Background
Predicted 3D model of a 75-nucleotide RNA (transfer RNA) from a Candidatus Iainarchaeales archaeon. Rfam family: tRNA. Rfam classes the family as a transfer RNA. The coordinates come from a structure-prediction model, not an experiment, and the mean pLDDT is 80.

RNA sequence: GCCGAAGUAGCUCAGCCUGGUUAGAGCACGUGACUCAUAAUCACGGUGUCGGGAGUUCAAAUCUCCCCUUCGGCA
Numbered sequence: 001g002c003c004g005a006a007g008u009a010g011c012u013c014a015g016c017c018u019g020g021u022u023a024g025a026g027c028a029c030g031u032g033a034c035u036c037a038u039a040a041u042c043a044c045g046g047u048g049u050c051g052g053g054a055g056u057u058c059a060a061a062u063c064u065c066c067c068c069u070u071c072g073g074c075a
Stems, first nucleotide, its partner, number of pairs: 001074007010027004020058001029045005051067005
C1' cells in the first nucleotide's frame, strides 16, 4: 500500500440484512426492604453523542460518502 472484520451502558453483547413504538439483555453498580450483622433473596433505578463528521429522507444505531481506532490476511 491492497482486502476483510469489528467499534452500541462500567464489562460481554443483541438490534443493522428489510429505516418507523420511548435504544435493549445479561453481569456489575447504586438505593431501599429483609437480618443482631453480612451474604443470599426481593423491589426500584439506564447514568448511552449507537467511534467522529457530512449527506439522503417526513423519519437514520440501521442507507450513502469521508475520517479515526483495533484485529486478521496479502504484499